[in-house]
RNA sequence: GGUGCACGCGCGGGAGAGCGCGGCUGCCGCGAGGCCGUCGCCGCCGAAGGAGCAACCGCCCCGGAAUCUCUCAGGCAGACGGGACCGCGCGCGCAAA
Numbered sequence: 001g002g003u004g005c006a007c008g009c010g011c012g013g014g015a016g017a018g019c020g021c022g023g024c025u026g027c028c029g030c031g032a033g034g035c036c037g038u039c040g041c042c043g044c045c046g047a048a049g050g051a052g053c054a055a056c057c058g059c060c061c062c063g064g065a066a067u068c069u070c071u072c073a074g075g076c077a078g079a080c081g082g083g084a085c086c087g088c089g090c091g092c093g094c095a096a097a
Base pairs, nucleotide, nucleotide: 003095004094005093007091008090009089010088011087012086013085018042020041021040022039023038024037026035027034028033043076044075045074049072050070051069052068056064057063058062
């Protein structure tokens, strides 16, 4: 210097599900109504987080464990935001030749 793995940061990609109904505050409007937010109800989604089972793994008393399962949380027009995971770059630690 190159390679691999773990972690952190930056950039890029990144799905699903009601433009649901009703009440209320605020705002716009002459009005009918409309918009944001919030609460309630029903329906739904899984890829923040969380929880459960487990193939499997380990130092095997016990522990670690998913994209599976559950939906507590979160989310369900567009946009914003969030987003497991993937790619690239950088930093750092470890490992082998």